[in-house]
RNA sequence: UUCUUAUCAAGAAAGACUGAGGGAUAGGGCCCGAUGAUGUCUUAGCAACCAUGUAUAAAGCUUGGUGCUAACUCCCUCCUGGUGCAACUGCAGCCAGGGAAGAUAAGAU
Numbered sequence: 001u002u003c004u005u006a007u008c009a010a011g012a013a014a015g016a017c018u019g020a021g022g023g024a025u026a027g028g029g030c031c032c033g034a035u036g037a038u039g040u041c042u043u044a045g046c047a048a049c050c051a052u053g054u055a056u057a058a059a060g061c062u063u064g065g066u067g068c069u070a071a072c073u074c075c076c077u078c079c080u081g082g083u084g085c086a087a088c089u090g091c092a093g094c095c096a097g098g099g100a101a102g103a104u105a106a107g108a109u
Stems, first nucleotide, its partner, number of pairs: 002108007013043005021032003026077004044069003049065003053061002073101001078098006084091002
């Protein structure tokens, strides 16, 4: 880098430094941001994928490897079904399901 599998509605913030953009990518919507966003570091926390120890087993717990700590993966985009509005190539319309893309873990390459 690529592939496979699983999960993605819950949960969890302070400080220091930085200093204007940020929320993966493209377009759009909406939101966060000089009352300091983003990023880095420290500490704390959440979670429980893998390993480890404990345990008859399960659950749980210990330790370690990751991960995560605004908004459903912030929302829409493609397909299917249903449906609203005097819209008739419209309203990102609304609801449900699926897909694609993405994120994380484990395994393979």

The RNA shown here (SAM riboswitch aptamer (S box leader)) has 109 nucleotides and comes from uncultured Pontibacter sp.
NCBI's taxonomy places the organism under Bacteria, Pseudomonadati, Cytophagia, Hymenobacteraceae, Pontibacter.
The prediction has a mean pLDDT of 81.
Of the family's consensus pairs, 97% are formed in the model.
Rfam family: SAM riboswitch aptamer (S box leader). Its family is annotated with regulation of gene expression in the Gene Ontology.